A computed fold for a 1482-nucleotide RNA from an uncultured prokaryote, annotated as small-subunit ribosomal RNA.

RNA sequence: AGAGUUUGAUCCUGGCUCAGAACGAACGCUGGCGGCGUGCCUAACACAUGCAAGUCGAACGAGAAAGUUUCCUUCGGGAAACCAGUAAAGUGGCGCAAGGGUGAGUAACACGUGAAUAAUCUGCCUACGAAUUCGGGAUAACUCGACGAAAGUUGUGCUAAUACCGGAUAAGACCACACUUCUUAUGGAGCGUGGCCAAAGGAGUCUCAAACUCCGUUUGUAGAUGAGUUCGCGGACCAUUAGCUUGUUGGCGGGAUAACAGCCCACCAAGGCGACGAUGGUUAGCCGGCCUGAGAGGGUGAUCGGCCACACUGGAACUGAGACACGGUCCAGACUCCUACGGGAGGCAGCAGUGGGGAAUAUUGCGCAAUGGGCGAAAGCCUGACGCAGCAACGCCGCGUGAGGGAUGAAGGCUCUUGAGUCGUAAACCUCUGUCAGAUGGGAAGAAUUCUGACGGUACCAUCAGAGGAAGCCCCGGCUAACUCCGUGCCAGCAGCCGCGGUAAUACGGAGGGGGCAAGCGUUGUUCGGAAUUAUUGGGCGUAAAGCGUACGUAGGCGGUUUGGUAAGUCAGAUGUGAAAGCCCUGGGCUCAACCUGGGAACUGCAUUUGAAACUACUGAACUAGAGUGUGGUAGAGGGAAGUGGAAUUUCCAGUGUAGCGGUGAAAUGCGUAGAGAUUGGAAGGAACAUCAGUGGCGAAGGCGGCCACCUGGACUGAUACUGACGCUGAGGUGCGAAAGCGUGGGUAGCAAACGGGAUUAGAUACCCCGGUAGUCCAUGCCGUAAACGAUGUCAACUAGCCGUUGGAAGACUUGAUCUUUUAGUGGCGCAGCUAACGCAAUAAGUUGACCGCCUGGGGAGUACGGCCGCAAGGUUAAAACUCAAAUGAAUUGACGGGGGCCCGCACAAGCGGUGGAGCAUGUGGUUUAAUUCGAUGCAACGCGAAGAACCUUACCUGGUCUUGACAUCCUGCGAACUUUCUAGAGAUAGAUUGGUGCCUUCGGGAACGCAGUGACAGGUGCUGCAUGGCUGUCGUCAGCUCGUGUCGUGAGAUGUUGGGUUAAGUCCCGUAACGAGCGCAACCCCUAUCCUUAUUUGCCAGCACGUAAUGGUGGGAACUCUAGGGAGACUGCCGGUGACAAACCGGAGGAAGGUGGGGACGACGUCAAGUCAUCAUGGCCCUUACGACCAGGGCUACACACGUGCUACAAUGGUAAGCACAGAGGGUCGCCAAGCCGCGAGGUGGAGCUAAUCCCAGAAAGCUUAUCGUAGUCCGGAUUGGAGUCUGCAACUCGACUCCAUGAAGUCGGAAUCGCUAGUAAUCGUAGAUCAGAAUGCUACGGUGAAUACGUUCCCGGGCCUUGUACACACCGCCCGUCACACCAUGGGAGUGGAUUGCACCAGAAGUAGUUAGUCUAACUUAGUGAGGACGGUCACCACGGUGUGAUUCAUGACUGGGGUAAAGUCGUAACAAGGUAACC
Repeated sequence: AGAGUUUGAUCCUGGCUCAGAACGAACGCUGGCGGCGUGCCUAACACAUGCAAGUCGAACGAGAAAGUUUCCUUCGGGAAACCAGUAAAGUGGCGCAAGGGUGAGUAACACGUGAAUAAUCUGCCUACGAAUUCGGGAUAACUCGACGAAAGUUGUGCUAAUACCGGAUAAGACCACACUUCUUAUGGAGCGUGGCCAAAGGAGUCUCAAACUCCGUUUGUAGAUGAGUUCGCGGACCAUUAGCUUGUUGGCGGGAUAACAGCCCACCAAGGCGACGAUGGUUAGCCGGCCUGAGAGGGUGAUCGGCCACACUGGAACUGAGACACGGUCCAGACUCCUACGGGAGGCAGCAGUGGGGAAUAUUGCGCAAUGGGCGAAAGCCUGACGCAGCAACGCCGCGUGAGGGAUGAAGGCUCUUGAGUCGUAAACCUCUGUCAGAUGGGAAGAAUUCUGACGGUACCAUCAGAGGAAGCCCCGGCUAACUCCGUGCCAGCAGCCGCGGUAAUACGGAGGGGGCAAGCGUUGUUCGGAAUUAUUGGGCGUAAAGCGUACGUAGGCGGUUUGGUAAGUCAGAUGUGAAAGCCCUGGGCUCAACCUGGGAACUGCAUUUGAAACUACUGAACUAGAGUGUGGUAGAGGGAAGUGGAAUUUCCAGUGUAGCGGUGAAAUGCGUAGAGAUUGGAAGGAACAUCAGUGGCGAAGGCGGCCACCUGGACUGAUACUGACGCUGAGGUGCGAAAGCGUGGGUAGCAAACGGGAUUAGAUACCCCGGUAGUCCAUGCCGUAAACGAUGUCAACUAGCCGUUGGAAGACUUGAUCUUUUAGUGGCGCAGCUAACGCAAUAAGUUGACCGCCUGGGGAGUACGGCCGCAAGGUUAAAACUCAAAUGAAUUGACGGGGGCCCGCACAAGCGGUGGAGCAUGUGGUUUAAUUCGAUGCAACGCGAAGAACCUUACCUGGUCUUGACAUCCUGCGAACUUUCUAGAGAUAGAUUGGUGCCUUCGGGAACGCAGUGACAGGUGCUGCAUGGCUGUCGUCAGCUCGUGUCGUGAGAUGUUGGGUUAAGUCCCGUAACGAGCGCAACCCCUAUCCUUAUUUGCCAGCACGUAAUGGUGGGAACUCUAGGGAGACUGCCGGUGACAAACCGGAGGAAGGUGGGGACGACGUCAAGUCAUCAUGGCCCUUACGACCAGGGCUACACACGUGCUACAAUGGUAAGCACAGAGGGUCGCCAAGCCGCGAGGUGGAGCUAAUCCCAGAAAGCUUAUCGUAGUCCGGAUUGGAGUCUGCAACUCGACUCCAUGAAGUCGGAAUCGCUAGUAAUCGUAGAUCAGAAUGCUACGGUGAAUACGUUCCCGGGCCUUGUACACACCGCCCGUCACACCAUGGGAGUGGAUUGCACCAGAAGUAGUUAGUCUAACUUAGUGAGGACGGUCACCACGGUGUGAUUCAUGACUGGGGUAAAGUCGUAACAAGGUAACC
C1' cells in the first nucleotide's frame, strides 16, 4: 500500500466482499511448564447455609455457669476458694453515612472542565486561647407478677453514670443599636454599648488531703479534611415531537433551611421558554481512559481510578457532624418462611455458594503475617477491605518437546512416461546434552518492629537418572503462501466474494505431498480500518443518484474605496489549572519478557492577565467605480380589458341537376330517388387567425401571433445631474404557474376521451373507417402538477479568435444594398482549459468568490403509516421489514432490424424442361418383429456410409458349442510339418485310422510349424465424435481475413481495410497518418479450341505400284487425319471514343480464339461442441467360461401408412415393322471371347485371336428412307399374374437377373406448392466402367442431336461494403412485460382483543411531618396556679399504594383483505428494446 466482483471487451460511477488490528468473549479439535493479569456482558431474577461491624470495664451499675480443689453431709446434696470481676446481657460513648457491591433509574448542573460561595456547614484531627462550678430528679439492667405458640408486650419495686435536667460565671460567638473603613453588590472588615448562650468526669504516679501527668468535657479563633449550593462552556437520536408553561416568569412581605432561591405561602403584575430546536418520545450512568486510525475522526465506558445514582418495589421521616441510611426504624405492596391461625419473621446489586436464565463466566478455601480501616490509654478485639492459595489456554509474556553425525538414499506409503521420483538425513544406527517436568537434600527476602509469615517446605540453590514424559490446528481454484492420485457424478456436499459439482473436479470426501501459525489453531459474534462509501482535512449534482417549475422576499450568511478609534474574533508572552494511573521518552528491579517502579515529557483544553492592531468585526467621518433616481429616444406575438375584419369548416333556406356520394391496403357501417354528392345565391353561429414567419422578437417561468384605440409592466440606449453601499443570496413564507381535472353559470362551428357501429385478426375491449358525449371556448372559484428540459440554481469577476442575426449609439467617407468601432440580446464553429467519455468552450460544463437547494447501491417506493393542503381526483412531506450482487453512464467491436445507401448471385423476372397426380425401383420415417444390426436428420440426412445383404459379407436374432481363446508375444513339455480313410452330428466338433520322419548343427541343441499346459495377456462393429487425432460437409470460389512499424485514443480499440472511380475480385488507379507485408483473388498446373515442328506402329493412305468379289490386304510413303513429345499464339498489344491526362469501360481491326476464350484441380481467418470412436488411430470407462470366439438356420428384403430421389409412361415432334448411316471414352488371361453350328429367345456349343492404337466386348441410339396405325385407354402404356425356360452359384423357398408364351392394372400431362438450367448449356439419344460368381431405373465417365430467353433489379432468398438505431453478446430461434394459478417470506389495512407507559378529572388516604386542639396522662423547673413544658390521643393540610372515568403513545395478536418480494421448465397474450412492426416517453 491494495485486491476480487457488473461487460464480448473498455473507461467511469457505484455498491457488495476480502487481506489488518482488537476483545471481560463463546463454540469445534487439540493440549507440556511457568510468570503476570482477567473471569455473570444474560434475570436490578429468586435465594438454603456460613461469614462480611463492631469495640470500649481507663464512663456505669450488676455479675454467672461448667469445671477443679477444700470442708461439711441425713449421701439426696450443701458451703467456700479458684475459674473471675471472666463470659453473656444492660445503661452510656464512638463507629455503623467509611470500606465493599451494582448500573435499575437518570438527557440532568448527573458528569467533565473552568469559575463563584461577600449565600454555607464540617464529628474525629492540628495550632492557639479560656473554662471544667453548685445542685437535682429519674431510668434500664435486676426483682416479683401478668399476657402470648412465638416474636415480644406490659405492670410493680430498687439502683448508677462521661445518661438527663436546673442554676452561676462569660474572653468570645449570636442578635439589636451607634461609629469608622473597604468595596462590584442588597454586602465585608473593625470598634463600642445592651441582651442572650457552657461543661463530666476517668486513669496513673505519689500518697491516701493536695499537687502533677495523661485521656476526656465545654466554649472560641484559625487551619486541614469532607460536604452543600450556584453559574459559563462541552458531550445521544427523532421535527412523521412545533408550540410549551399557571408556582408558571417576576416583584413586595413572611415562613422554612447550614445556606441562596417560588423551596413553601399570601398579595400584585403578565410574564417566561422556543427553529441557535422549547415541549414530547426513544435510548443511555458520566469521565480519566480503552480499541482502531497516518491524522482528523469513528467506536466504546469490563478490570484500575474520580464523580453520581441505587440497595425487594413505592412512600416517609427519626437519630446524627454527616443519611432521608445495603447488613437501622415506620407504613403500603408483591413474594418467601414460621404458626397453636390469634399473629409474627425476612431482604446476598457484600464474600463464597444454590436454583434459574443463558453461547457463556470460578472455591460454601487460608490468614489478619503485610497494607489499610473501626473502637480502645493500651494490651488487644473486629475486618470475605485486603494479602494469598484453588479453578479456567480467557488474555499477554517466556521456555520446552532435543543437539551433532548418519545414503544400502532401507522398509513402508504416495505418484509414475515403469526409467524412476518423493516423504528424506527424515528414520534406524552412532556420539552427546539435561532446559522443563520428576526424585533427594538445603532453603529465603517479604518484619519497618520485641513478638508475629497465611503464602510455604514456595521462590531459589545443589545433587541424581534418562531422549526418556511433552504437537497440534487450519489451509492448498483466484483474491492468498501452498498440487497430485483415488472416490463421487448438479448426487453427496463446499462457499467470505467471484463461484465449484451433470464420468478425466488442483474448489466435494479420503489419501500422499505442500504452505501457514504453533500450546495453540480455526470458526462465530462485535468495533475501527481499508471506505475519499457522509468527503473539516477529503466527494459530488448536463447524460451515472443529485439544481426546488419560476420569481419576490423575512431571518440568517456574505459584502466596494479612504481614514480615525475600540479590541469581540485573531496573534504573542506570563500565571493558575488540566488528580493519580495509562500512552510516549529515559533510568532501575524480577535470569529475559510480560509485569512492577523512579524521573521527565505530554495532556493539543479552560480560566485570568499583560501586550500587538495587519485582517474580520463594532463605531465615527468621508468617497463614487456597485446599486438606484430624474431627463431624451428605440424595438417588441410582454400583460389586461373593449371593439372590429376576412378566408375556411358546418348547419339551414332557395335555385340548377341526377345517381350515386363517402371512405379504405381492400371494404363495410354511414349519407342519398322523401333528390344526396356537385354547383349558384342567401342566412346563422362558434372557434382559430394562412401568407408575412425568420436557430426573428417579448416575458421570471408557464407562455405570447388578424386589425384598431385605451390602461399598464419590463428591457435597451444617449447625455448629463442627483442619492451615497442603499448590495448579493435567501431556510421558513408569499405570488405566478402548460395540459388534464373539479364546482357554478353560459356557449358549442370544428375536433374529440368515454360510448355505438363497420372492418382487421386466432382473438382485437387497439391501430384503420363511420358516428358521437363530456371536454376544448367565455366568466368566476379551485387544483399546483409535467421529459415544468438547456435534463445545466442565482449573482459577480477574469480568460485566443472567426462567421451570422435582432435592437440601439458613435465615427468615417466614395452618401451606399457602404465601412469601422461599441453596446444589449440571440445562434453556428473553434483555441487553451475541463470532462469517464460524449461533449462544453465569454450565453462555460474553463479559472475563482458569495449564498441557497439537492445526492449517497438496485429493488421494495416516491409506496405505507402519521401530519398538512384539497369539494374530489389527488398533492406535499416521507420510512421500514424483506430481497439482490449487482443496477447505472459513456464509448468500442460485432450481430441483428418488418432502418437507409451501393453492389452481386439461375435470387427474382424472361424462357425451356421437370417434381408434386399414376405404376414400379430405391432410400427414410413409422409400425411390426425373436431380430427386422448400426450410423446419417433443415439448407448441409433420405439411389447417403453401401463401387452392388441368397450363404459369406453381418455387426442383429434363435439354437448348438469353446475358454490363454479365431488372432499377437514370451515360457515349459511333446510332436516335423503335413496327410489318407471311416463313424456320429445341422455343422462347429468329437472319436477311430493311414502315410510321413524333413532343414541347420560346434551333436549339447536350434529354426519354422502343430498339439498340450501355466500365467502375463489376447479380444470387443461395447459407451463417450460433448475427451481427441485424422478426414469431410457447409457458409463459399463469397472477397474477404490479418500482421509489423508508425500515428490517434486514459482504454476497449481505431487508422491502414474508409473516401472518388473501376473490377469477376481488398482487381487496379487516384486521394489519404499512414507506410509496408502476409493468407486469400488472379497467375503458375491439367484437359480442350488453332498452327508449327519432331517421330511413324498396331494407327493413316494423297501420290506411285501389286493384288482381291471386296477390304491399307501388300510393297511403299510421311503429304493428310490421328497418336504424343516439344514449341508458337491473346497481352486491352493496336485504332477511335468516354473518363481526372489515371485505372478502366465502350466500339472496331486483325485473328482459330478477345477482354479471367471454355472446363477442371485448387477452398483464406473462421462458423456450425456440424458429421464420423462402425475406415483407421486414440484417452478414459465397461465385459473377461463373455459385451470375446466358432457353427447352422433366420433377419437386414416385413407392410395399414407418410415423405424424399429416380425410372417408365400417359402418345402421332409418337408407336410398330423393314432397310440404311455416323461416335467418343473405356475394359479384357480365375479374363474378353470371334467366325461357324443349335435354339423364337435368354443361351448353348465351338474354339480362332488377344497380356491389346493389332484380337474381343461391339449391333451405337436418337437420325434418315419407306410402310402402317388415326385420337381410341388405342398397334399408347407396360404393372401384375399364370405357365415354360436360361444363366451364375455348395445352394435362387424365404430372397437373384434374364428369356419366351399368355395376361394387359393405374395412367389421357397432374391441386397447393416446388426444383434444375444462360450454350455445345437445357432438353433428348444411346455407349462404357467401377463394385461384382450372379444381381442397376443408382453412381461415375463418354460422345450424338441440339434449343428458347434475360426488359431489368421494384419484390422473394442468400451474400458483400458503408452508414444508422439497439435494453441483443448463447448475439432476434435474442431480450423482455403484465395478469392469472401453486408455494414460501416479510409488511400495510382490519370488527376488535390483550398488555405496557402516560396526561387530565375525581374518589380515597397508611405511616410520617408541620399546624391546631384542656380529651387523657405527666419526675426535674416553678410565681406552686386548673402554671410552664412534655407525652399520648383527636382533628386538619400535604402525600405513597389503590380505585373510577376519559384521552394519548406504544407493543403483541386478529376472521378477512391490499399490494410487495422470492421461486420451478405452469397459463394467456406480446407492451418495451430495430422505424420493435401504431416512434417512445412524462